Small-subunit ribosomal RNA from an uncultured bacterium, 1430 nucleotides, folded computationally. The coordinates come from a structure-prediction model, not an experiment, and the mean pLDDT is 84.
RNA sequence: AGUGGCAAACGGGUGAGUAAUACGUGGGUAACUUACCCCUCAGUGGGGGACAGCCCUGGGAAACUAGGAUUAAUACCGCAUAAUACUUAUAGGCAUAAGCCUAUAAGUUAAAGAUUUUCGAUUCGUCGAGAGUCGCUGAAGGAUAGGUCCACGCUCGAUUAGCUAGUUGGGGUGGUAAAAGCAUCCCAAGGCACAGAUCGAUAGCCGACCUGAAAGGGUGACCGGCCACACUGGGACUGAGACACGGCCCAGACUCCUACGGGAGGCAGCAGUAGGGAAUUUUGCGCAAUGUCCGAAAGGAUGACGCAGCAACGCCGCGCGAAUGAUGAAGUCCUUCGGGAUGUAAAGUUCUGUCAGAUGGGAAGAAAAACCGAUGAAAAUCGGGAUUGACGGUACCAUCAGAGGAAGCACCGGCUAACUCCGUGCCAGCAGCCGCGGUAAUACGGAGGGUGCAAGCGUUGUUCGGAUUUACUAGGCGUAAAGCGCGUGUAGGCGUCCUAGCAAGCCUUAACUUAAAACCUAUGGCUCAACUGUAGGAUGCGUUGAGGAACUACUAGGAUUGAGUUUAAGAGAGGAGAGUAGAAUUCCUGGUGUAGCGGUGAAAUGCGUAGAUAUCAGGAAGAAUACCUGUGGCGAAGGCGACUCUCUGGCUUAAAACUGACGCUGAGACGCGAAAGCGUGGGGAGCAAACAGGAUUAGAUACCCUGGUAGUCCACGCUGUAAACGAUGGAUAUUAGGUGUGGGAGGUAUCCAACCUUUCUGUGCCGAAGCUAACGCAUUAAAUAUCCCGCCUGGGGAGUACGGUCGCAAGGCUGAAACUCAAAGGAAUUGACGGGGGCCCGCACAAGCGGUGGAGCAUGUGGUUUAAUUCGAUGCAACGCGAGGAACCUUACCUGGGUUUGACAUUCCAGUGACAGCCUUAGAAAUAAGGUCUUCCGCGAGGACGCUGGAACAGGUGCUGCAUGGCUGUCGUCAGCUCGUGUCGUGAGAUGUUGGGUUAAGUCCCGCAACGAGCGCAACCCCUAUUCUUAGUUGCAAAUCUACUUCAAGUGGAUGGACUCUAAGGAAACUGCCUCGGAUAACGAGGAUGAAGGUGGGGAUGACAUCAAGUCCUCAUGGCCUUUAUACCCAGGGCUACACACGUGCUACAAUGGUCUGUACAAAAGGUUGCAAACCCGCAAGGUUGGGCCAAUCCUAAAAAACAGGCCUCAGUUCGGAUUGAAGGCUGCAAUUCGCCUUCAUGAAGUCGGAAUCGCUAGUAAUCGUACAUCAGCAACGGUACGGUGAAUACGUUCCCGGGCCUUGUACACACCGCCCGUCACACCACGAAAGUCUGUUGUACCAGAAGUUGCUGAGUCAAUCCGCUUCUGGUGGAGGACAAGUACCCAAGGUAUGACAGGUAAUUGGGGUGAAGUCGUAACAAGGUAACC
Repeated sequence: AGUGGCAAACGGGUGAGUAAUACGUGGGUAACUUACCCCUCAGUGGGGGACAGCCCUGGGAAACUAGGAUUAAUACCGCAUAAUACUUAUAGGCAUAAGCCUAUAAGUUAAAGAUUUUCGAUUCGUCGAGAGUCGCUGAAGGAUAGGUCCACGCUCGAUUAGCUAGUUGGGGUGGUAAAAGCAUCCCAAGGCACAGAUCGAUAGCCGACCUGAAAGGGUGACCGGCCACACUGGGACUGAGACACGGCCCAGACUCCUACGGGAGGCAGCAGUAGGGAAUUUUGCGCAAUGUCCGAAAGGAUGACGCAGCAACGCCGCGCGAAUGAUGAAGUCCUUCGGGAUGUAAAGUUCUGUCAGAUGGGAAGAAAAACCGAUGAAAAUCGGGAUUGACGGUACCAUCAGAGGAAGCACCGGCUAACUCCGUGCCAGCAGCCGCGGUAAUACGGAGGGUGCAAGCGUUGUUCGGAUUUACUAGGCGUAAAGCGCGUGUAGGCGUCCUAGCAAGCCUUAACUUAAAACCUAUGGCUCAACUGUAGGAUGCGUUGAGGAACUACUAGGAUUGAGUUUAAGAGAGGAGAGUAGAAUUCCUGGUGUAGCGGUGAAAUGCGUAGAUAUCAGGAAGAAUACCUGUGGCGAAGGCGACUCUCUGGCUUAAAACUGACGCUGAGACGCGAAAGCGUGGGGAGCAAACAGGAUUAGAUACCCUGGUAGUCCACGCUGUAAACGAUGGAUAUUAGGUGUGGGAGGUAUCCAACCUUUCUGUGCCGAAGCUAACGCAUUAAAUAUCCCGCCUGGGGAGUACGGUCGCAAGGCUGAAACUCAAAGGAAUUGACGGGGGCCCGCACAAGCGGUGGAGCAUGUGGUUUAAUUCGAUGCAACGCGAGGAACCUUACCUGGGUUUGACAUUCCAGUGACAGCCUUAGAAAUAAGGUCUUCCGCGAGGACGCUGGAACAGGUGCUGCAUGGCUGUCGUCAGCUCGUGUCGUGAGAUGUUGGGUUAAGUCCCGCAACGAGCGCAACCCCUAUUCUUAGUUGCAAAUCUACUUCAAGUGGAUGGACUCUAAGGAAACUGCCUCGGAUAACGAGGAUGAAGGUGGGGAUGACAUCAAGUCCUCAUGGCCUUUAUACCCAGGGCUACACACGUGCUACAAUGGUCUGUACAAAAGGUUGCAAACCCGCAAGGUUGGGCCAAUCCUAAAAAACAGGCCUCAGUUCGGAUUGAAGGCUGCAAUUCGCCUUCAUGAAGUCGGAAUCGCUAGUAAUCGUACAUCAGCAACGGUACGGUGAAUACGUUCCCGGGCCUUGUACACACCGCCCGUCACACCACGAAAGUCUGUUGUACCAGAAGUUGCUGAGUCAAUCCGCUUCUGGUGGAGGACAAGUACCCAAGGUAUGACAGGUAAUUGGGGUGAAGUCGUAACAAGGUAACC
């Protein structure tokens, strides 16, 4: 190596299939098997023939294979013997679904030796006997392991509703270890299913794990139990056990070898490789331990297992030091520049020694088996006892040295613990949700600091939780999603009272079970812990036994209150059919009659002289039924309305009798079901989709008008939907009232009624408790309870697609997903708004007066231009505004020339003693150079004042008014805006503040769950109107005196305070008085008195807020920017331009005027760098000169309109004055760009102004002049003040505008300049349809038929047993048996045909969604401008 035995069916892996031949729990097996193991009984006798290996000869590339010869066994085969085994028959007993036990008789069935020791024999090879051990055979039992059957549990889909012929059952037969349609023949026609069959999709199941308070939800890794599988499909063999992971056969796919003939293979074993992937380890050590198999044992095998390696993948533990240390070091960050933070942190000082390092020591895990001995009949037990360690020189221990080698990650807007700076500038980026970022980002990036966790931290994915957000515990349905349109009724669910029984549910108790692990409790072991040992325990589920009887169910009997029946009455648009009536409309006929009718916001189309409309008479037709008529009636709902008749359903009341739970609800099912629509046939007056015409309009496929067809009506049939609504399913019971109304009954009382009262049944309103998010509901519940049905689970997509089903069609019913959004929605609140309502106010309208818009000029703005035309203001609320004075300056702009610590401020350092002024030169000037002149205080040090150089810094009319302060505008001098306490409401909020009156007023009164208060209103303040007192110069002058003069007028001086006036203080006016109205109030109307009368007139005074209103160029200021320039100086220019447009003004257009002459009357203001008189000169502007005045003194200063008189006489003028020419004056350094004024001359437009628009209500408008500020002068016709003259009108609140209060609607809240819809165009995304096309799964029918089991055949082949012959260790024939081969049934792959289902894809096409600021309109939200919606 081979023969033989046992194992290989265990152990190890994986989860493809499987929704039940699975699994879990509990049972049955009287329907079964079980090798090895244990126990018991009985055996182990006597024979025979082969085959491997080895050897020889062949074939083949190989795998392998053919033949010959020889051989052993516990391999194989007969014979003997044998039972409580098996078969048959009979009998008895016990059970009962086929059975079990016992007895008798007959028959059948088995085996193998090996080894140790003692004794004996021996041919020395061995053999025999006894004893022992291990085997072998038959039987009974046990243990273990299985098979099989039953009950219950076990995912989703009904857009899967019917499935099934071995199907369901029976009889016979076969088959299996075993029941069975498991198989076959015959018979019957069953079986399953809405409590979900069948089909499809998905999935291994469980102990358990995660989560959760639990109930549950999710999961099925590791560990454990079961099942299934082993490349895919089929099949059997062997065996106790397999239809067998590392066995066999066949078919298929794939890979490999090949000599092309043929062969080999199956990591879902352990490592490892490739691929895929976001991602998952070493081709390690050992059988030392535990376990399994073999063996008598030694021992062997074992990628089971024990260990090690890799990975922070998880859990646990430990370390990276501890104490002390303030001058709070340095650095860094922040800063209000003082300081603060990092921070006792560091350094420094004093210690400790874990981990890592070095050296040394060094385990437990190992106890057995073997072997020896003792006891024992043996098994076995006890004692002795050599040997055995992968991990591993590992754990652990000791010594040494030394703080040394050892901290990161995330976060810091809220949720959520933790804040600043810089950078960036809707960029870059962040983001779990809300959301950050557009120049001051605690949200991006960095830094400092902080917070949290820590050898980890954060992200991503997944699951549960929160989520009572599928609600069993534990939700809802009037309006948020949600009650079927309504009824009848099947199954089902639920159901009145009493008695008795039963014991299924239910309750009590006991037993079994609930494997181990896990979990909990207790207690041990590793230094602790994680981990782990031991002991105990629980909820729950199931089975069984015993007990109980209240409730439910069931059985039996009874009852009457639920329900129903009978009798007598009653009301009613309840339904169906037939008939009848009158009014109206239209049409037809005839009469009368004449020019219009009709219609509208206004019109037109239309009708009408062919006679309309109107009116009278007659006739026809169809439809609908005025009044009665009523939150009245009837009906299940839809719905029902003239009258009569016929048929018919339901309801109510009263009083008795009867039946005896007959009841409620109701998935499917069936029926009814407005309008519109459809079919067939009629009918057709009016109305009226479509359609036509006329209007309206930007358009008007609408609203309005004139016509008009389907239809509306009838019959029959279909459709089956509505905002089919009370947006409220049905039934029963209970729970305060009040008040109407319909139908009935009773009482009282009546002639009849009415009234009152009780009760039943309907139908409304208001309200208590209660409920509700609120609104609201409230005996007709949305309250309190019970029963049953239907329905809901964010918005959109969408009631859509696909499928099914119904329908003639239209369409109905059922009914998704992808995708997309962070909302959609309800109720109520406060505002705002409304082409909603009510009340009220305002020069808001109206009534008036005068303007603007037209002209010329002035001025501001836009635009344009320019080197620059500096900047700002821009609806009201910018535009004669900042500017109350742009030739230079101003000035900020432009050009050119210059300066750089600077024109200006503060401080420091160094040098110097001047600087300034004056003069000269250059220059446009700034400036530069030169000359002249030249310090002060102090004893000194030094200081002051300048200059030069340097350092800090100055400077900026540069940006941001959207970083700000301050100031201002506006609503608006409108009457409002709030608070405290209380009360109401869950709350936002309300109340107060609303209401009735009244007011200029939230002013006041009354009432009131409010009571008070504040800011506003008013008043207090100023001016003005009357008067008094005081005072009397510069003001005044009535009276008196006096002087001058010319008497008069007048002037001056005394005198005076009367008057005017001045300026201080008082008085006066308060609805106080009267009458009336009003609520006896507030208050109003009228009147008296009074200078003034109802806030006397005017001013100052501006609530809470709004407009990111205006201003960084008044000033102040954060941040940014600039620093030989965006700063500063100078000259010149510009802000003054000019085709044009707008605003605000002036002057006019003329006779209420112009012009000339004369006469008269103010107020207020200003004046010394000033106002300036008078005189003189000049036509004048002005000039010369300078009285007076620092002002009630003098001056500006003349007031002008007015008045009186003259001229002009309606015209481009004696209007108007622009423009231009000439000559002058003034200011100023300077008048050209670019001033004002004067004179003369010139003499434009313009003859009262389109659409539109402004101001004003009394000393106002209009008109007339005067003064002042700014200022050298002036653009001023502007602005601010002042006085003179001095009106008209207001019926009134309909309308326009603005505002206040109350109320209403709202889809608005950036608040109507809001919101928002649809088409179209463009881009992207997902989906549907689609001629087809591709793939997969599967059904049916048929073909085909490998391997294999079984049956049949088996003329071929074959040692054992039996029989016969024979030449007899053999040969041969037969019997029996086996095999090859063939064949039949079944059957895998494969094929053909035809269906079904699912998925992919497709020209084209359909709608949907989302997108930046597109186009067209304006449908909805307000009465949304035609109420909206179904």